[in-house]
Molecule: SAM riboswitch aptamer (S box leader)
Organism: uncultured Bacteroidota bacterium
RNA sequence: UUUUUAUUAAGAAGGGUGAAGAGAUUAGGCUCUGCGAAACCCUGGCAACCAAUCCAUAACAUCAGGAUAACGGUGCCAAAACCUAAUCCCGGAAAGCCGGGAGAUGAUAAAAA
Numbered sequence: 001u002u003u004u005u006a007u008u009a010a011g012a013a014g015g016g017u018g019a020a021g022a023g024a025u026u027a028g029g030c031u032c033u034g035c036g037a038a039a040c041c042c043u044g045g046c047a048a049c050c051a052a053u054c055c056a057u058a059a060c061a062u063c064a065g066g067a068u069a070a071c072g073g074u075g076c077c078a079a080a081a082c083c084u085a086a087u088c089c090c091g092g093a094a095a096g097c098c099g100g101g102a103g104a105u106g107a108u109a110a111a112a113a
Stems, first nucleotide, its partner, number of pairs: 001113008013043005021032003025086005044077003049073002052068004081105001087102006
């Protein structure tokens, strides 16, 4: 980097360096930001994917899961993945449009190549 599977409205901030942008891409909106953005580092925290310990191990339409703890491997710590669209379907409306579902894209984890 690619593929597969799972999750994606919950949760959790201080300091240092830094210097003007940031919120994945494009467009629109909105927001954060010299009372110091991004990035990097330190400390702290959140969560519980992997790993750990215990229970269950073929019930169920389908699906192996449930509990504990947080020392280890990751991740994360403004706003729903900030919102909408960049696809399709359904419902409502004369229409602009509104609501819902799925998908796509992104992110993270695990496995494989």